Predicted 3D model of a 93-nucleotide RNA (SAH (S-adenosyl-L-homocysteine) riboswitch aptamer) from Chthonomonas sp. UBA1950. The coordinates come from a structure-prediction model, not an experiment, and the mean pLDDT is 76. The model forms 100% of the base pairs in the Rfam consensus.
[in-house]
RNA sequence: UUGAGCGAGGAGCGCUGCGAUGCUUGUCACCAGGCUCGCUCGACGGUUAGAUCAUUUCAGAUGAUCUGCAAGUCCCAACGGCGCUCGUGAUUG
Numbered sequence: 001u002u003g004a005g006c007g008a009g010g011a012g013c014g015c016u017g018c019g020a021u022g023c024u025u026g027u028c029a030c031c032a033g034g035c036u037c038g039c040u041c042g043a044c045g046g047u048u049a050g051a052u053c054a055u056u057u058c059a060g061a062u063g064a065u066c067u068g069c070a071a072g073u074c075c076c077a078a079c080g081g082c083g084c085u086c087g088u089g090a091u092u093g
Base pairs, nucleotide, nucleotide: 001043002042003041004040005039006038007037008036009035010086011085012084013083014082015081018034021029022028023026033079049067050066051065052064053063054062055061056060
């Protein structure tokens, strides 16, 4: 970077129907989470670090160690055609 699965982005109803999908290939059916984020499993590509110490054949190479882990608290997306209803939050009356 990308494919798939699962989850999340408050919940419904109606209308239109681009893409995708389907088959009886059409004045057809279906269709307004197809987007973003998280996790998991893959694919492809790129990279292979820094510090300290030691050894050495000393512009180099090798080895060792560390660069962490856990708990608690706080905060947290952006967006999704048209219309309606509810929910939730804030403010005002």